[in-house]
RNA sequence: UCCUUAUCAAGAGCGGCGGAGGGAACCGGCCCUGUGAUGCCCGGCAACCUGAUUUUAUAUUAAGGUGCCAAUUCCGGCGGAUAAUCCGAGAGAUGAGGU
Numbered sequence: 001u002c003c004u005u006a007u008c009a010a011g012a013g014c015g016g017c018g019g020a021g022g023g024a025a026c027c028g029g030c031c032c033u034g035u036g037a038u039g040c041c042c043g044g045c046a047a048c049c050u051g052a053u054u055u056u057a058u059a060u061u062a063a064g065g066u067g068c069c070a071a072u073u074c075c076g077g078c079g080g081a082u083a084a085u086c087c088g089a090g091a092g093a094u095g096a097g098g099u
Stems, first nucleotide, its partner, number of pairs: 002098007013042001015041003021032003026077004043069003047066003050062004073091001078088004
């Protein structure tokens, strides 16, 4: 890289550096951003793994390994029911296992 599987409506700074874009690919929207974006450091959260506890519960706790910290995966683009909308799939992200 690829395959399988679980989850994706919650949570997370008025900090420092820095200086222009950013919100997964493509398209259409709609937003964030010099009242400081992406990124890095610090800080934090607790999704999965792990440790501990025990009432064994969709539990509590820790923050070690990854991860995450605007907006539902920001919304839609494919299918179904549709007035608004809702459901599902696809794609994506993350963890775990495998190749």

The prediction has a mean pLDDT of 83.
SAM riboswitch aptamer (S box leader), 99 nucleotides, folded computationally.
Of the family's consensus pairs, 97% are formed in the model.